[in-house]
c-di-GMP-I riboswitch aptamer from a Chloroflexota bacterium, 88 nucleotides, folded computationally.
Lineage of the source: Bacteria > Bacillati > Chloroflexota.
């Protein structure tokens, strides 16, 4: 260097769920927890997917309807950078 994750080691991460903050919400963050994970490490670039606060339509109105991402989700695939240990 490149390919592969069946076995062991050292470690690592952490679903739900529950408290507390932060958010209009989706959700995020910290502490508890542990479903699980070989990139559950980073990056929203392609796709998807959640939410619609502000906008725009409609509508007499309304706390209403529809549309909207500039707001999320790397633990939803793809991709791209980077990595520990073992086997070839």
């Nucleotide at each position: 260097a490149g390919g592969c994750g069946a076995u062991a080691a050292a470690g690592g991460c952490a679903a739900a769920c529950c408290u507390g903050u932060c958010g209009a919400a989706a959700g995020a963050c910290a502490g508890g927890g542990a479903c699980g994970c070989a990139a559950a490490g980073c990056c929203a670039c392609a796709a998807a997917u959640c939410u619609a606060a502000g906008g725009u339509u409609c509508g007499g109105a309304a706390g209403g309807a529809a549309c909207u991402a500039c707001g999320a989700u790397g633990g939803u695939u793809g991709g791209g950078c980077u990595g520990c240990c073992g086997c070839c």